[in-house]
């Protein structure tokens, strides 16, 4: 220096591949169980909107373009 993949809730991770996000795990808190407690169950909690900024379209987490992490390959 070149490719390539990654980035979305406190953490990991869907999103049918443009039609407007939470399916799911995990924490947390609360309640029921317990003599208490852990397990199990049942609720509750969360994004001023998808890492940042433009651009495309009636509509962008998804496409296009430049940056910024982070990783993996070649030199």
């Nucleotide at each position: 220096g070149c490719u390539c993949c990654u980035g979305u809730a406190g953490c990991c991770c869907a999103a049918c591949u443009g039609g407007a996000a939470g399916a799911g795990g995990u924490g947390a808190c609360u309640g029921u169980c317990u003599c208490a407690a852990a397990a199990a169950c049942a609720g509750u909690u969360u994004a001023u909107g998808u890492g940042c900024g433009a651009g495309u379209u009636c509509a962008a987490a998804u496409c296009u373009c430049g940056c910024c992490a982070g990783g993996a390959g070649c030199a």
Model confidence (mean pLDDT): 80 of 100. The RNA shown here (transfer RNA) has 75 nucleotides and comes from Okeania sp. SIO2H7. Taxonomically the source falls in Okeania (Bacteria, Cyanobacteriota, Cyanophyceae, Microcoleaceae). It matches the Rfam family "tRNA". Rfam links the family to the GO term triplet codon-amino acid adaptor activity. Rfam's curators write: Transfer RNA (tRNA) molecules are approximately 80 nucleotides in length.